[in-house]
RNA sequence: GCAAAUCCGCCGAAAGGUGGUGACGCAGAGCCACGGGGCUAACGCGCACGUCGCCACGCCCGCCGGGCCGCCA
Numbered sequence: 001g002c003a004a005a006u007c008c009g010c011c012g013a014a015a016g017g018u019g020g021u022g023a024c025g026c027a028g029a030g031c032c033a034c035g036g037g038g039c040u041a042a043c044g045c046g047c048a049c050g051u052c053g054c055c056a057c058g059c060c061c062g063c064c065g066g067g068c069c070g071c072c073a
Base pairs, nucleotide, nucleotide: 001026002025007020008019009018010017011016024062028069030068031067032066034065035064036063037060038059039058044054045053046052
């Protein structure tokens, strides 16, 4: 310096995002969805028609790798 969980408001089908609250932690817990991994499943498809199964174009950078930028010795 950043700000987890929690709680409240808003957005969202959800995952989640965002503002406030609050600090679990982080020497890059800065940015990027490029690769891996994970989450959700609206739409769509399937069916034994359900509180079901599959599916990312959605989401996670505080999961890992990578790219870019940055700090200290």

This is a predicted structure of a 73-nucleotide RNA (c-di-GMP-I riboswitch aptamer) from a soil metagenome. The prediction has a mean pLDDT of 90. The sequence is in RNAcentral, with records from MGnify. Of the family's consensus pairs, 100% are formed in the model. Its Rfam family is "c-di-GMP-I riboswitch aptamer". Rfam links the family to the GO term cyclic-di-GMP binding.